[in-house]
Molecule: glycine-GGAnGA riboswitch aptamer
Organism: Candidatus Latescibacterota bacterium
RNA sequence: CCGGAUGAAGGCUAUCGGAGAGACCGCCUCAGAGGCGGCACCGAAGAGGCAAGACCAACUCGCGGUCGAAACUUUCAGGUAAAAAGGACGGUAGCCGGACGGAACCUCUGGAGAGAGCCUUUAAAUAGGCCACCAAAGGGGUAAUCUCUCAGGUGAAAGGACAGGGGG
Numbered sequence: 001c002c003g004g005a006u007g008a009a010g011g012c013u014a015u016c017g018g019a020g021a022g023a024c025c026g027c028c029u030c031a032g033a034g035g036c037g038g039c040a041c042c043g044a045a046g047a048g049g050c051a052a053g054a055c056c057a058a059c060u061c062g063c064g065g066u067c068g069a070a071a072c073u074u075u076c077a078g079g080u081a082a083a084a085a086g087g088a089c090g091g092u093a094g095c096c097g098g099a100c101g102g103a104a105c106c107u108c109u110g111g112a113g114a115g116a117g118c119c120u121u122u123a124a125a126u127a128g129g130c131c132a133c134c135a136a137a138g139g140g141g142u143a144a145u146c147u148c149u150c151a152g153g154u155g156a157a158a159g160g161a162c163a164g165g166g167g168g
Stems, first nucleotide, its partner, number of pairs: 001102003010096008022039001024038005040080003046076001047074003053067004105166002108164003115131001117130004132154003138150001139148003
């Protein structure tokens, strides 16, 4: 600053949108489908892990303990043609609910992906061009985290959706 008793957050139900990755190999069963095992791979049910921070602490003051988020991480579970099912997250409607919710801000904290590519240019800084690739600033389509890849990016740094914390 915006929304909110003309009903916030949250919950339930219905409906709609919703990504990724072997129609892999072997065996069994077999009408279709499925079961078991193996290797490879995905990340969006669920589950495990943790940073700042908070708390505990008798002599212990640390390299201690407890709590501690996520789209990060692990890949236990789940999944890898289409269909079906599942699907984080989101739109709409109805019902329950009964007071908050969001944006912005910060010397705070976590935070993925993808060529330190090639050519030309400059003394260097740089500037221009080409191909491949990524998806998480911003932007277009959209309700959207889906999509496009204009912009941005592809060692580190910076940036970074989103998430946790903070004070007003």